[in-house]
Context: one part of a larger RNA
Molecule: small-subunit ribosomal RNA, 5' domain
Organism: uncultured delta proteobacterium
RNA sequence: GGAUGAACGCUGGCGGCGUGCCUAACACAUGCAAGUCGAACGAACGAGCUUGCUCGUUAGUGGCGGACGGGUGAGUAACACGUAGGUAACCUGCCCCGAAGUGGGGGAUAACUGCCCGAAAGGGUGGCUAAUACCGCAUGUGGCGACGUGUUCAUUCGCGUCAUCAAAGCCGCAGGCGCUUCGGGAGGGGCCUGCGUCCGAUUAGCUAGUUGGUGGGGUAAUGGCUCACCAAGGCGACGAUCGGUAGCUGGUCUGAGAGGACGAUCAGCCACACUGGAACUGAGACACGGUCCAGACUCCUACGGGAGGCAGCAGUGAGGAAUAUUGCACAAUGGGGGAAACCCUGAUGCAGCAACGCCGCGUGGAGGAUGAAGGCCUUCGGGUUGUAAACUUCUUUUCUGGGGGACGAGUAAUGACGGUACCACAGGAAUAAGUCACGGCUAACUACGUGCCAGCAGCCGCGGUAAUACGUAGGUGGCAAGCGUUAUCC
Numbered sequence: 001g002g003a004u005g006a007a008c009g010c011u012g013g014c015g016g017c018g019u020g021c022c023u024a025a026c027a028c029a030u031g032c033a034a035g036u037c038g039a040a041c042g043a044a045c046g047a048g049c050u051u052g053c054u055c056g057u058u059a060g061u062g063g064c065g066g067a068c069g070g071g072u073g074a075g076u077a078a079c080a081c082g083u084a085g086g087u088a089a090c091c092u093g094c095c096c097c098g099a100a101g102u103g104g105g106g107g108a109u110a111a112c113u114g115c116c117c118g119a120a121a122g123g124g125u126g127g128c129u130a131a132u133a134c135c136g137c138a139u140g141u142g143g144c145g146a147c148g149u150g151u152u153c154a155u156u157c158g159c160g161u162c163a164u165c166a167a168a169g170c171c172g173c174a175g176g177c178g179c180u181u182c183g184g185g186a187g188g189g190g191c192c193u194g195c196g197u198c199c200g201a202u203u204a205g206c207u208a209g210u211u212g213g214u215g216g217g218g219u220a221a222u223g224g225c226u227c228a229c230c231a232a233g234g235c236g237a238c239g240a241u242c243g244g245u246a247g248c249u250g251g252u253c254u255g256a257g258a259g260g261a262c263g264a265u266c267a268g269c270c271a272c273a274c275u276g277g278a279a280c281u282g283a284g285a286c287a288c289g290g291u292c293c294a295g296a297c298u299c300c301u302a303c304g305g306g307a308g309g310c311a312g313c314a315g316u317g318a319g320g321a322a323u324a325u326u327g328c329a330c331a332a333u334g335g336g337g338g339a340a341a342c343c344c345u346g347a348u349g350c351a352g353c354a355a356c357g358c359c360g361c362g363u364g365g366a367g368g369a370u371g372a373a374g375g376c377c378u379u380c381g382g383g384u385u386g387u388a389a390a391c392u393u394c395u396u397u398u399c400u401g402g403g404g405g406a407c408g409a410g411u412a413a414u415g416a417c418g419g420u421a422c423c424a425c426a427g428g429a430a431u432a433a434g435u436c437a438c439g440g441c442u443a444a445c446u447a448c449g450u451g452c453c454a455g456c457a458g459c460c461g462c463g464g465u466a467a468u469a470c471g472u473a474g475g476u477g478g479c480a481a482g483c484g485u486u487a488u489c490c
Base pairs, nucleotide, nucleotide: 001490002489003488004487006486007485008484009483010482013361014360015359016358017357018356019354020353021319026317027316028315030314031313032312035064036063037062040061041060043058044057045056046055047054048053049052071272072271073270081196082195083194084193085192086191087190090189091188092187095185096184097183098182099181100180101179102178103137105135106134112127113126114125115124116123117122142165143164145162146161147160148159149158150157169177170176171175198244199243200242205235206234207233210232211231212230213229214228215227216226217225247269248268249267250266251262252261253260254259274295275294276293277292278291297308298307299306300305325351327350328349329348333347334345335344336343337342364394365393366392367391374385375384376383377382399427400426401425403423404422408417434479435478436477437476438475439460440459441458445474446473447472448471449470455462456461
């Protein structure tokens, strides 16, 4: 000098765009943040009347979604991340393309209702009922398995035989939306590998599922992933092990570069969701607003037993030098559901607060000497503040007032922002300047007060009676809606 998610002191006019708990992954009152579908299903309630239909609402069964989006950085020195590859060891709902099919049956069960238990949370039992819920049968384009056969480096590919495996309807009478099997694709993921990735040797040895093999199990899949048996291996000064620290990257800051430091916002990946453990469902989770168990904590209780999880958005307490509104809207973009209308969406779009940052603008322009008054200094002559003011004239960025008023909306409707931006008009210099320094480094000097006191200070150093270094005043210099200090990095 540059930089910052900054803080503190003094000061503070406006706009645009950004940014805003770095500390306690501390505890959380309250509201909201994931629902949707009646064109899968029975039923109940309400409304209408053409009195057996139509419309509406929904608790339940069922489907899809809740694995995305949003938060945080605790853990992790690791195939976690980055990069380059492999998968002949794999999976993939919705979406796209292609081939084939969608026949015929059955038994239940919630809702509802009767009874019972419980303070509640909730539960038990008898009875009734539907489905795109569940289960057989048929068919088999095909898939999967076994065998045979040819082929291949191969577990590859082809053919044959046998066994086995499907399906769901709905709206409507125009066709749609679905369902089942298979092949391919797109996008997404799992696993494996080379290389790279902080400090400490005042950590030198570490390791028994340990290293390898055979076999069984398990997985979508390879593998000590797991188990039985067998062998005795495996890693290490090219730093194993142990300890400390840390999410990684694109990037950011600095620097001529090489490099150094950092990893807020934005984007990619990972990990976590009160703490620890576990599985279930599912195409996908070992699942933030799901389940179970244990623990700590908080709350309710009729003491028998229950409920909860803001590292979602706001907000509260606490901690701290320090970090915002319990706002508006789904209008746009995107997401979930739905045939659609539409519903949901604290994602998102906006608004609010904060000079926290960057950028832009303003606080007036021109003329104006008796160089006014006042202040300060003075050798008392004067000098300086200083064209500065007054005064004259001009302008209206800003400001105030009333008026018009969007783009963003595609498309017939729909705009939170917003009566905002912007436009024209009126008024009037009006509403708007501070802060730090002035001994040298370093740009800017005098007077008074003080008297090694009070104090200053980044370094050198100032102050003990004429202090340009302390305090005040005048003046001057720097920067300017900021200025200075502190902290940290280069």